[in-house]
RNA sequence: GUGCAUCCAGAGGGGGCGAGGGAUUCGGCCCGAUGACCCUCCGGCAACCGGCUGGCCGAGCGCUCCGACUGGGGCGUUCCGGGCGGACACGGUGCCAAGUCCGACUCGGCCGAACGUCGGCCGGGACAGAUGACGA
Numbered sequence: 001g002u003g004c005a006u007c008c009a010g011a012g013g014g015g016g017c018g019a020g021g022g023a024u025u026c027g028g029c030c031c032g033a034u035g036a037c038c039c040u041c042c043g044g045c046a047a048c049c050g051g052c053u054g055g056c057c058g059a060g061c062g063c064u065c066c067g068a069c070u071g072g073g074g075c076g077u078u079c080c081g082g083g084c085g086g087a088c089a090c091g092g093u094g095c096c097a098a099g100u101c102c103g104a105c106u107c108g109g110c111c112g113a114a115c116g117u118c119g120g121c122c123g124g125g126a127c128a129g130a131u132g133a134c135g136a
């Protein structure tokens, strides 16, 4: 980082600090002196990456067949490249209130009011954000 993937599930305590916190702005709604947020120790959740493993495709090499060529087929092999699965939870991360807590922009449906395009609910998309790998 203007690009890729995921974000409706899941996950407890001890100690410390001492007043705010839930990303930013606004509107809500929650959490917090029964000590939140944050830091730390133990524990846990999850499965993005590494590691293990099984097929598939491609390529290289060896053998062999058609057919003898720059073609095609079969078998084997490769710490080669790509992609799809499985198990584990060892390592690197991440996470352990509420859908990313809800909404703001836009599209559609339904309802209400009104003759003005407003409000409510539901669903989709976008923007923004978080995390991972990768890149700079």
Base pairs, nucleotide, nucleotide: 001134004132005131006130007129012042013041014040015039016038020031021030022029025104026103027102028101043096044095045094048092049091050090052086053085054084056082057081058080059078060077061076062075063074064073065072066071100128105125106124107123108122109121110120111119112118

This is a predicted structure of a 136-nucleotide RNA (SAM riboswitch aptamer (S box leader)) from Microlunatus kandeliicorticis. The RNAcentral record of the sequence draws on Rfam. Rfam family: SAM riboswitch aptamer (S box leader). The family is grouped with related families in Rfam's "SAM clan". Of the family's consensus pairs, 94% are formed in the model. The coordinates come from a structure-prediction model, not an experiment, and the mean pLDDT is 81.